[in-house]
Predicted 3D model of a 247-nucleotide part of an RNA (large-subunit ribosomal RNA, domain VI) from a metagenome.
The RNAcentral record of the full RNA draws on SILVA.
The coordinates come from a structure-prediction model, not an experiment, and the mean pLDDT is 87.
Context: one part of a larger RNA
């Protein structure tokens, strides 16, 4: 841009993708069958693979602004206590997110027309015959069913609601993330919890420094389950989302 005034929700569902998979064991039953040896369909039930989908509670796995340990060798004048740099120096863990190996859920179940195949009825052809008329059943496969998408389905559908001459409403700016290459998409802009700060609180490392004691010291032990702490949940306007322009 269009869908014939402009917006917002919510739909319908012509079309399309997708899904469809298999095994073993138990049971029916060691029965039908078979002379034995062997060994059944149909039916019921349970476990798994691989596969797909979704999510992080467990298990783990990464976590480079997280916490501890610790080696050189610099620097804050020394100690002592940090800080740098050495592959994040090594190393031992480890929130959030992210993730599979981890957890959950699926193929199903009903039905419709059929193939091969089976068959009723039933003549041409007094018999017979599943066909010629006419009826039935019959498959992971066709169509419906399941899931996803879908009104540019130009046949541009439908309901419901706000405004329509001073305005619904949309953009620009700003704080942002359940969103992200940038648009877009979401959320908030003080009539306000949008991020960030702070307080708490989960959690994660694991007992800070300072001082006291004990030990000749290296160190141990008390203050101290301390002190630190990125992402997580709340809670608070402190800071910043001012004022405004635009269609």
């Nucleotide at each position: 841009c269009g869908u014939u005034g402009g917006a917002a929700u919510c739909u319908u569902g012509a079309g399309a993708a997708g899904a469809g998979u298999c095994a073993u064991c138990c049971u029916u039953a060691g029965u039908a069958c078979g002379a034995g040896a062997g060994g059944a369909c149909c039916g019921g039930g349970a476990u798994g693979a691989a596969c797909a989908u979704a999510c992080c509670u467990c298990u783990g796995g990464u976590g480079u602004a997280c916490c501890u340990g610790u080696u050189g060798u610099a620097g804050u004048g020394c100690c002592a206590a940090c800080u740098a740099c050495a592959u994040a120096g090594c190393a031992g863990g480890g929130u959030a997110g992210c993730u599979a190996u981890g957890u959950a859920u699926g193929g199903a179940a009903c039905g419709g027309a059929u193939a091969a195949g089976c068959a009723c009825u039933g003549a041409a052809a007094g018999c017979a015959u599943a066909u010629a008329a006419g009826u039935g059943c019959g498959a992971a496969g066709c169509c419906a069913a399941c899931u996803u998408c879908a009104a540019g389905a130009u046949u541009a559908g439908g309901a419901u609601u706000c405004c329509u001459u001073u305005g619904a409403g949309g953009g620009u700016c700003g704080u942002u993330a359940g969103a992200g290459a940038c648009g877009a998409u979401a959320a908030c802009g003080u009539u306000g919890a949008u991020a960030g700060g702070c307080u708490g609180c989960a959690g994660g490392u694991g007992u800070a420094a300072u001082c006291a004691c004990a030990g000749u010291a290296a160190u141990g032990u008390g203050u101290u389950u301390a002190g630190c702490c990125g992402a997580g949940c709340a809670g608070u306007a402190c800071u910043a989302a001012u004022u405004a322009c635009u269609c």